[in-house]
RNA sequence: CGUGCUGAGCGGGGCGCUAGGGGUGCCCUCUUCCCGAAAUCCUCUUCAUGCGGGGCUGAUCGCCUGCCCGAGGGCCACCGGCUUUCGGGACCAGCGCCGGGCACGUGGCGUUGAAAGCUGGGUCCUACGCGGCGGGGCGCCGUGAACCGGGUCAGGUCCGGGAGGAAGCAGCCCUAAGCGUUACGCCCCGGGCGCCGUAGGGGUGCCUGGCUGGAGCCAACGACCCGGGACGCGCCGGGGGCCGGAGUUCGAGGGCAGGCUGCACG
Repeated sequence: CGUGCUGAGCGGGGCGCUAGGGGUGCCCUCUUCCCGAAAUCCUCUUCAUGCGGGGCUGAUCGCCUGCCCGAGGGCCACCGGCUUUCGGGACCAGCGCCGGGCACGUGGCGUUGAAAGCUGGGUCCUACGCGGCGGGGCGCCGUGAACCGGGUCAGGUCCGGGAGGAAGCAGCCCUAAGCGUUACGCCCCGGGCGCCGUAGGGGUGCCUGGCUGGAGCCAACGACCCGGGACGCGCCGGGGGCCGGAGUUCGAGGGCAGGCUGCACG
C1' cells in the first nucleotide's frame, strides 16, 4: 500500500410517559439509509440507551476525556412587570373624580377693533291706555196673557118705548214679566292673554347698538400649582395565570487541547 473481516457508524437532545431504561408522542437542534408494528402501547431490566426485516460505508472510519461558547427545555421558595379572582378600608393622594388658580402649549375670538370706561335699547317689575279673550248687564231683534193686561170688538147678551147706551167672548193688533237669540252697539268686571303703545322703576345676569380706546381676551383640552375626596383603580392581605430576569439543572451543535484506534493474508 492492497484485499477480506470485526468493532463501529448511517443523528443527537429536552419534556412527557414509566418503578426505571429506550422507542412511538410533543418540542429544539441537525440534514444525518430503507421497510413494518407500537397509548388504557411496543421492547427491555440497572452495561436496561429500543424491537423485527433489509441495505450501505468500513479502522484517521470512529471513540473517549477536559475546558470554552451555546439553540432549546426543566426546576424555581427570589426579583420585576402584566393580568385575573376573593376579601379589607387600619395606611397611602400616584391615577381617575370634584372644586379653585395660572395662562406655558394646542385651540377659538380680536386692527372688518380685544380689555377697560361712558352711554342707549331689549329681556324684568309697576301703573295706565289700546287690542284680544271670557263673564255679566242694558239696548236691538224675535216670541210672549183661555179669564184675573190694553185697543178694536163681528155674532150673541143686557138696559131702554125709541134714539141710543153698557159690559164684553172669539178673532185681529199691541204690550208687561218671562223666555230665546245676540252677527251688531254701549257699559261694568276679570286674567297663566299681547313680536302693541305711553310713563315710571330696577338691574348689570344675559342679548344687542353707539362713542372713547388701541391689543389683548376666553379658558374647551393638555401641562403646572393649591385644596378636597378613601375606595373606581392603585394600596393592604390571600389565591391563580402569563412574560422577563437572577439562580440552578439538562443540553443539540460548534471551537480548542489531549488520548485510544483491532484481526488475518499478500
Molecule: Bacterial large signal recognition particle RNA
Organism: marine sediment metagenome